[in-house]
Context: one part of a larger RNA
RNA sequence: GGACGAACGCUGGCGGCGUGCCUAAUACAUGCAAGUCGAACGAGAAGAUUCAUGAACAAGUGCUUGCAUUUGUUCGUGAUGAUUCGAGUGGCGGACGGGUGAGUAACACGUGGGUAACCUGCCCAGAAGUAGGGGAUACCACUUGGAAACAAGUGCUAAUACCGUAUAACCACAAUGACCGCAUGGUCAUUGUGUGAAAGGUGGUUCUGCUACCGCUUCUGGAUGGACCCGCGGCGUAUUAACUAGUUGGUAGGGUAACGGCCUACCAAGGUGAUGAUACGUAGCCGAACUGAGAGGUUGAUCGGCCACAAUGGGACUGAGAACGGCCCAUACUCCUACGGGAGGCAGCAGUAGGGAAUCUUCCACAAUGGACGGAAGUCUGAUGGAGCAACGCCGCGUGAAUGAAGAAGGUCUUCGGAUCGUAAAGUUCUGUUGUUAGAGAAGAAUACCCAUAAUAGUAACUGAUUAUGGGAUGACGGUAUCUAACCAGCAAGUCACGGCUAACUACGUGCCAGCAGCCGCGGUAAUACGUAGGUGGCAAGCGUUGUCC
Numbered sequence: 001g002g003a004c005g006a007a008c009g010c011u012g013g014c015g016g017c018g019u020g021c022c023u024a025a026u027a028c029a030u031g032c033a034a035g036u037c038g039a040a041c042g043a044g045a046a047g048a049u050u051c052a053u054g055a056a057c058a059a060g061u062g063c064u065u066g067c068a069u070u071u072g073u074u075c076g077u078g079a080u081g082a083u084u085c086g087a088g089u090g091g092c093g094g095a096c097g098g099g100u101g102a103g104u105a106a107c108a109c110g111u112g113g114g115u116a117a118c119c120u121g122c123c124c125a126g127a128a129g130u131a132g133g134g135g136a137u138a139c140c141a142c143u144u145g146g147a148a149a150c151a152a153g154u155g156c157u158a159a160u161a162c163c164g165u166a167u168a169a170c171c172a173c174a175a176u177g178a179c180c181g182c183a184u185g186g187u188c189a190u191u192g193u194g195u196g197a198a199a200g201g202u203g204g205u206u207c208u209g210c211u212a213c214c215g216c217u218u219c220u221g222g223a224u225g226g227a228c229c230c231g232c233g234g235c236g237u238a239u240u241a242a243c244u245a246g247u248u249g250g251u252a253g254g255g256u257a258a259c260g261g262c263c264u265a266c267c268a269a270g271g272u273g274a275u276g277a278u279a280c281g282u283a284g285c286c287g288a289a290c291u292g293a294g295a296g297g298u299u300g301a302u303c304g305g306c307c308a309c310a311a312u313g314g315g316a317c318u319g320a321g322a323a324c325g326g327c328c329c330a331u332a333c334u335c336c337u338a339c340g341g342g343a344g345g346c347a348g349c350a351g352u353a354g355g356g357a358a359u360c361u362u363c364c365a366c367a368a369u370g371g372a373c374g375g376a377a378g379u380c381u382g383a384u385g386g387a388g389c390a391a392c393g394c395c396g397c398g399u400g401a402a403u404g405a406a407g408a409a410g411g412u413c414u415u416c417g418g419a420u421c422g423u424a425a426a427g428u429u430c431u432g433u434u435g436u437u438a439g440a441g442a443a444g445a446a447u448a449c450c451c452a453u454a455a456u457a458g459u460a461a462c463u464g465a466u467u468a469u470g471g472g473a474u475g476a477c478g479g480u481a482u483c484u485a486a487c488c489a490g491c492a493a494g495u496c497a498c499g500g501c502u503a504a505c506u507a508c509g510u511g512c513c514a515g516c517a518g519c520c521g522c523g524g525u526a527a528u529a530c531g532u533a534g535g536u537g538g539c540a541a542g543c544g545u546u547g548u549c550c
Stems, first nucleotide, its partner, number of pairs: 001550004006546005013397006019390002021355001026353003030350003035092003040089002044085003050079014099309003109233007118226002123222008131165001133163002140155006171194010200214006235281003242272003247269008284306004288299004311331005333344004361387001363386003369383001370381004400430004410421004435487006444477001449472008494539005499520003505534005515522002
């Protein structure tokens, strides 16, 4: 000199863009952060509309004057049932998104390869199919236990829930043949044996059928995501020198998506290490960031990639894939209890206590982008988009401009002549960034959605699908940004230094005192070094100090 997730002192006008618990991976009140689908399913509740029927009232008509008929209103009953609701079965998603950095010196990360040793839901492309049966169960009703959490029994019912059967494909084994490779081997074809799939829903119609769309099953390929293996690379200590029994290798078996001591049995006695094993300490790694002429050194906040973790420790289940807001067990802690027993997990967003030098709102919205579900409308989304707080940082703007010498008053100094603050002020003439008031007022939003019309392929036909054209609705931010008009110089400057390094000096006070200080050093009666004043210098909405790094 530069830099900072900074803190502290004094000061503080505005805007844009960023950033904001570095400490206790401490404990957490409260609210929200993962749901969705009725176009998979059966019951239940509510229910617009329409129809039928009964009663009452009113009006009109007929006339036998209290009966018939018509219309309207209200109420009741029955049917229809668009639609809505919250539970339950079922499907998909809760493995993404969001947080943190405790652990980890490791194939964790980075980089370059490998898998003749692997898996992959949804998605895309292609091929084939969607046949035919069965038995349950939740919800519900009843009963029982319990303070509660919840649990048990009996009975009823449905499905795209569950289970057989048929066939196809793939697969496994065996045999034969062909082609090929990189040791183990790989690919293809044929035959035999074995194993072995499925589900419907909605709309339309000329309705036991056909058709469109959405599904479902199998196989092949792709894409995406993941798994495993290997080479190389990046901390300290040798006042850590030896370490190792599933240890190193082999055979056989098990296990896995898959290779492998991954596991087991048997056999052999190996394996690592001064090119630093093992142990201990420290630490998430990287893209990058800071600094530096570079080489290097330091860091790993925000943003992006990977990893690990979810009170602590362990375990499995479901699933294509595994566990922050799933399950089970143990431990510590907190809460409820009828003392028998239960409930909980903010390192999600806000927020609280504590710790600390120190780090924000218990805000708005799904309008946009993205995600889950759904055919869609749409629902959910503390992701995200925004607003709020903080000079915490960077950038930009302003605090006025021109003129103005009687060099005013006043302050300070003085050799008492004057010098200086100083064109500075006042005064005059302007401007209106900013400010105040008033008015106008966005982009972000249409390739998604809704409606209409037309065309296309397809169909026996109609709907529906796809495409094109036209129209319509949708904004949290926000009456914000921005623009226009009017008005007023009016509302907006501090801070540190002035002995040398180092730009900037005098007076008074003090008298080795009080004090200053980054280093040299100042202060003991004329202190440019302490304190104050005037002046001056630097930077400026900041300035200075402290800390850390180069």